[in-house]
Context: one part of a larger RNA
RNA sequence: ACCAACAAGUUUAUUUUAGUGGCGAGCUUAAAUAGUUAGAGUAUGGAGGCACAAAGAAAUUAAGUUUUAAAUUGCUGUUUAGUCGCUAAAAUAAGACCCGAAACUAAGUGAUCUAAUCAUGAACAGGUUGAAGUUUAGGCGGAAACGCCUUUCGGAGGACCGAACCCGUGUGUGUGGAAAAAUACUGGGAUGAUUUGUGAUUAGGGGUGAAAGGCUAAUCAAACUUAGAGAUAGCUGGUUUUCUGCGAAAUCUAUUGAAGUAGAGCGUUUAAAGAACUUUGUUAAGGGUAGAGCUCUCGAUAAACAAUGGGGGUUUAACGCUUUACUGAGUUUAUUGAAACUUCGAAUAUUAAUUUAAUGACUUUAAACAGACAGACUAUGAGUGCUAAGAUUCAUGGUCAAGAGGGAAACAGCCCAGACUAUUAACUAAGGCUCCUAAAAAUAAUUAAGUGAUAAAAUUGUGAAAAAAUGUGAACAAUCGAAAGGUAAGCUUAGAAGCAGCUAUCCUUUAAAGAAAGCGUAACAGCUCAUUGGUUUAGUUUUUUUGCAUUGAAAAUGUAUGGAACUAAAAUUGUUUGCCGAAGUUGUAGAUUUAUAGAUUAAAUGGUAGCAGAACGUUCUGUAGAUUUAAGAAGUUUUAUAGUGAUAUAAAAUGGAGAUAUCAGAAAUGAAAAUGUUGGU
Numbered sequence: 001a002c003c004a005a006c007a008a009g010u011u012u013a014u015u016u017u018a019g020u021g022g023c024g025a026g027c028u029u030a031a032a033u034a035g036u037u038a039g040a041g042u043a044u045g046g047a048g049g050c051a052c053a054a055a056g057a058a059a060u061u062a063a064g065u066u067u068u069a070a071a072u073u074g075c076u077g078u079u080u081a082g083u084c085g086c087u088a089a090a091a092u093a094a095g096a097c098c099c100g101a102a103a104c105u106a107a108g109u110g111a112u113c114u115a116a117u118c119a120u121g122a123a124c125a126g127g128u129u130g131a132a133g134u135u136u137a138g139g140c141g142g143a144a145a146c147g148c149c150u151u152u153c154g155g156a157g158g159a160c161c162g163a164a165c166c167c168g169u170g171u172g173u174g175u176g177g178a179a180a181a182a183u184a185c186u187g188g189g190a191u192g193a194u195u196u197g198u199g200a201u202u203a204g205g206g207g208u209g210a211a212a213g214g215c216u217a218a219u220c221a222a223a224c225u226u227a228g229a230g231a232u233a234g235c236u237g238g239u240u241u242u243c244u245g246c247g248a249a250a251u252c253u254a255u256u257g258a259a260g261u262a263g264a265g266c267g268u269u270u271a272a273a274g275a276a277c278u279u280u281g282u283u284a285a286g287g288g289u290a291g292a293g294c295u296c297u298c299g300a301u302a303a304a305c306a307a308u309g310g311g312g313g314u315u316u317a318a319c320g321c322u323u324u325a326c327u328g329a330g331u332u333u334a335u336u337g338a339a340a341c342u343u344c345g346a347a348u349a350u351u352a353a354u355u356u357a358a359u360g361a362c363u364u365u366a367a368a369c370a371g372a373c374a375g376a377c378u379a380u381g382a383g384u385g386c387u388a389a390g391a392u393u394c395a396u397g398g399u400c401a402a403g404a405g406g407g408a409a410a411c412a413g414c415c416c417a418g419a420c421u422a423u424u425a426a427c428u429a430a431g432g433c434u435c436c437u438a439a440a441a442a443u444a445a446u447u448a449a450g451u452g453a454u455a456a457a458a459u460u461g462u463g464a465a466a467a468a469a470u471g472u473g474a475a476c477a478a479u480c481g482a483a484a485g486g487u488a489a490g491c492u493u494a495g496a497a498g499c500a501g502c503u504a505u506c507c508u509u510u511a512a513a514g515a516a517a518g519c520g521u522a523a524c525a526g527c528u529c530a531u532u533g534g535u536u537u538a539g540u541u542u543u544u545u546u547g548c549a550u551u552g553a554a555a556a557u558g559u560a561u562g563g564a565a566c567u568a569a570a571a572u573u574g575u576u577u578g579c580c581g582a583a584g585u586u587g588u589a590g591a592u593u594u595a596u597a598g599a600u601u602a603a604a605u606g607g608u609a610g611c612a613g614a615a616c617g618u619u620c621u622g623u624a625g626a627u628u629u630a631a632g633a634a635g636u637u638u639u640a641u642a643g644u645g646a647u648a649u650a651a652a653a654u655g656g657a658g659a660u661a662u663c664a665g666a667a668a669u670g671a672a673a674a675u676g677u678u679g680g681u
Stems, first nucleotide, its partner, number of pairs: 001681006011094013026050003032044003054061002064075002097238002100235001104228006115202009124192001126161003129157001133153001137150005165189003170185004204220001206216003241615006251264005266371001267369008277360001278358001281354005291344001292342002297338009309326001310324005375400010405416003420590004425586003431580003434564003440577007452566001457551003461548010478535005484508003489503003514529001517528003591605005616670001618667005626660003635654008
């Protein structure tokens, strides 16, 4: 992992509600006694309970009573239904649907592992070093004891090197290992706080610990075993047949509350009542939002006037007068912003009356049973945030949640549309119609960028519209000429001649030509320009708006509108007529539910949590002293038929001894899930 078997709302008591049955102003027995296996689900038993009357603490009173001096008030009553069984559901108490802690407490068992200790034994190859002390003799010192040197012995040490032994430093291997801690090489100690045998002592909030929270039998920040015990778990997981009807919530309030729970809102079932509900129009009502505005409030901008203050002048000083680098309350004029401004002010929405429409749907009350109180995205209006977020918090809709189908390549929340069943029938929605891929053509333009998915900004790309100027008296552009003289203007300067700089910027000749717009020279020279003539010949120049296009344009495997591909499109913008396209709508056939006395007919029939209803199957009991069965039971395998389905029936084969209709009753009554349990492979 697979297969099989087993595996989870039960039982008792009490209470409540619904249904049903007995009796009924009453109903009913409990314990106990008697008695019994052919109907005993009996008889006796009235102790007790509930109801028939309540109020008060109570005495007590009584359709009333209590409080009080009296009364209001409070509670109860007027209106006749209960009680005892059975069935179902729920609640409460119990393990209470099942499995699951870490823990807590009690009583015991453990020191054959390991820690420390005690008693008694054992072990340590070989080599090295040579402390204290000491002998003899000599020397030196000393009065002596004695000290020092040489010499002879000696043999100390948590001394040294290194086997056994003990340990475990580093690395490799091993890591479902040969091994639940080893192995190989390397390494530390190796006469000591050494190692070790045997026996014994210390025990769980206790021991022991050269101290690591270490060790205390592969278990230690409190061992193990058994018991309390089915501890508790607001947390996770699981919870077994079918069909039918309806069908939520993820909000408010409260909570030692936030993963829970309670009341309300939203669901279901039953009963009763209702003309209340939804949608349309009209009328009426209130409003202070959007917008707008500046009357008020708080701000902003400009100007004028200007109090006050500062500085200066005058004054011996002061008062006062005068003045201005400044200051600028306030007033006026003009402009302007505002969620916490308003002289104004909608649309929607709300409320009331009336009205419209539907073969509409409901609303309220009572009782019982819930689930839910982690919501998500999208559109709109707002707050927080960066007018960031697939962010977060509200409000009003929608969808998902609990919703399948078609579209958006794929895509819970977007667009279309709400699946009772069958159908190789038809029409459409969104969206599409070159091919992948069902379905398309026509017409008028635009785009050249493969734009066709992307911002601000920029663009002699190009289309359209408008305006102005200019042009056969020849424009714009091009080309061939001219572009002069006074004069090298004056000044300055080494020089300054149109062109370093300063001042001025005139006159003449002309068709026209600046005391010069640019390049250039040391200064001149030289080349252009302005200006003008000829040649040529029809539009040219500028501005504004706008369509498409271009630049702007950078991301990690490889192009990437889904791909192929597409250019008078298969792109973009218009116009026109078709077609395709869904579980939508329609046709045909059928099922169920609701309404109606019934037939028809009409409508309805997506669905999680959940509520309600109707069924199927399993085991046992009665029916059954019956039926069936060796002329082959149950079981198993296969097929066929019937039923919406759980399932049922039949046949064939196998099997070899029991099985059981119907109607009832009782349950250890249905498995695919629980890292389920056990077994097998």